Description
Model confidence (mean pLDDT): 80 of 100. The RNA shown here (Bacterial RNase P class A) has 364 nucleotides and comes from uncultured Oleiagrimonas sp. The RNAcentral record of the sequence draws on MGnify. Its Rfam family is "Bacterial RNase P class A". Rfam links the family to the GO terms dimeric ribonuclease P complex, tRNA processing and ribonuclease P activity. It is annotated as a ribozyme. Lineage of the source: Bacteria > Pseudomonadati > Pseudomonadota > Rhodanobacteraceae > Oleiagrimonas.

RNA sequence: GAGUCGGCCGGACAGUCGCGGUGUGUUUCGGCGCAUCGAGGAAAGUCCGGGCUCCGCAGGGCAGGGUGCCAGGUAACGCCUGGGCAGUGUGAACUGACGGCCAGUGCAACAGAGAGCAGACCGCCGAACGGCGCCUCCGGGCGUGCGUGGCAAGGGUGAAAGGGUGCGGCAAGAGCGCACCGCGCGCGGGGACAACGCCGCGUGGCACGGUAAACCCCACCUGGAGCAAGACCGAAUAGGGGAGCAUAUGGCGUGGCCCGCGUCGCUCCCGGGUAGGUUGCUUGAGCCUGACGGUGACGUCAGGCCCAGAGGAAUGACUGUCACGUCGCAAGACGUACAGAACCCGGCUUACAGGCCGACUCCA
Numbered sequence: 001g002a003g004u005c006g007g008c009c010g011g012a013c014a015g016u017c018g019c020g021g022u023g024u025g026u027u028u029c030g031g032c033g034c035a036u037c038g039a040g041g042a043a044a045g046u047c048c049g050g051g052c053u054c055c056g057c058a059g060g061g062c063a064g065g066g067u068g069c070c071a072g073g074u075a076a077c078g079c080c081u082g083g084g085c086a087g088u089g090u091g092a093a094c095u096g097a098c099g100g101c102c103a104g105u106g107c108a109a110c111a112g113a114g115a116g117c118a119g120a121c122c123g124c125c126g127a128a129c130g131g132c133g134c135c136u137c138c139g140g141g142c143g144u145g146c147g148u149g150g151c152a153a154g155g156g157u158g159a160a161a162g163g164g165u166g167c168g169g170c171a172a173g174a175g176c177g178c179a180c181c182g183c184g185c186g187c188g189g190g191g192a193c194a195a196c197g198c199c200g201c202g203u204g205g206c207a208c209g210g211u212a213a214a215c216c217c218c219a220c221c222u223g224g225a226g227c228a229a230g231a232c233c234g235a236a237u238a239g240g241g242g243a244g245c246a247u248a249u250g251g252c253g254u255g256g257c258c259c260g261c262g263u264c265g266c267u268c269c270c271g272g273g274u275a276g277g278u279u280g281c282u283u284g285a286g287c288c289u290g291a292c293g294g295u296g297a298c299g300u301c302a303g304g305c306c307c308a309g310a311g312g313a314a315u316g317a318c319u320g321u322c323a324c325g326u327c328g329c330a331a332g333a334c335g336u337a338c339a340g341a342a343c344c345c346g347g348c349u350u351a352c353a354g355g356c357c358g359a360c361u362c363c364a
Stems, first nucleotide, its partner, number of pairs: 001362009011322007019038008040338001044349002047347005052226004064222005069083005084098001085096004099217002104215002106211002121155002123151003128148003131144005163181006182206001183204007191196001230279004240270006250264005286305008323336005
């Protein structure tokens, strides 16, 4: 100088005025005084996991949904920590839905000769059979790439084309044969709790292709709704049920009539709901400090602290000094990110001017 990772802060102090909660005093019940507390690392998105509440539920299974290397942490998780493997980077480090395509089914555009137990466009060859030409000692030989053919080295297509290097081999070639490397399968040894890795032996000429955030298979997890959950109190008005009284030879309804039935009055009792009020409500897997255990996430112990709880609405403004940034020669002016609680926690994700601290890497 360039970077990687982790942690933290995110205007400070003083004064004045104002707003909300709680306690207390006072009051002419409207308030007023005093004391005290009053946003965040994300309060956000509401994406996961829990507490709490109500409903459902004998038990088991199916379906549906989710998760998916190993070990640990945790109340729990799809989170976190450590490790393994793979990929990227010179490196510190970073990224990964990272079980299974030898259970079955499916998919692969375009290009290309060929894309699944594949294939020959260019190319290479001329061994074999035939044709043609020449030669002949008549057995055949040589030439030609013309037909039938052989090959998969090299080129070309593609995201992907059936191991690599070398030697042999061959007409030319090719795991065709061999050596080494690599790979698959099996066995053994020792390391690790494990994932996994190391070493050795044997065996197979050997890609067994890709894709499961494709259906699917395997293993594990999984009831629904949410503080507008829920609990308690509960009017006025209207309506419901019951009892008693009243009358009526009544009115109305029951398609016109009769019977019957219902309904229309007053008093008392009963229970339900609505408005409204109270509660749930903030002491909690809580915060701070220290010690100890652990590589770490985290845990244990000790001491200290109480830190918004509203109505959906409060949590602010101004002045002075200072800090930082921008502009300006200067005096000075302007600005100080993202954003903002509503039942509560643990995560993840997203937004964030600027600044501080620690560890590490690379280059000079």